[in-house]
RNA sequence: AGCCUCCGUAGCUCAGUGGUAAGAGCACUGGUCUCGUAAACCAGGGGUCGUGAGUUCGAUCCUCACCGGGGCUA
Numbered sequence: 001a002g003c004c005u006c007c008g009u010a011g012c013u014c015a016g017u018g019g020u021a022a023g024a025g026c027a028c029u030g031g032u033c034u035c036g037u038a039a040a041c042c043a044g045g046g047g048u049c050g051u052g053a054g055u056u057c058g059a060u061c062c063u064c065a066c067c068g069g070g071g072c073u074a
Stems, first nucleotide, its partner, number of pairs: 001073004006069003011026004019057001028044005050066005
């Protein structure tokens, strides 16, 4: 430099699907328990779904470009 049409969703690891409320586990906060810590149990906060545009009545999901990562070739 070219290619892929692999990934980007909560602090981390990842689900999710054109339909109205966006989830899980861990982590975090508060509480119960304990002499205290941990564990366990209960409750809770946290997301402009990478950015921009397009299609659609409706987009996290489809299309295009771009950005970042990964892989392949040289």
The RNA shown here (transfer RNA) has 74 nucleotides and comes from Haliotis rufescens. Rfam family: tRNA. Gene Ontology term of the family: triplet codon-amino acid adaptor activity. The source organism's lineage runs through Eukaryota, Opisthokonta, Gastropoda, Vetigastropoda and Haliotis. Its mean pLDDT, the model's own confidence on a scale to 100, is 81.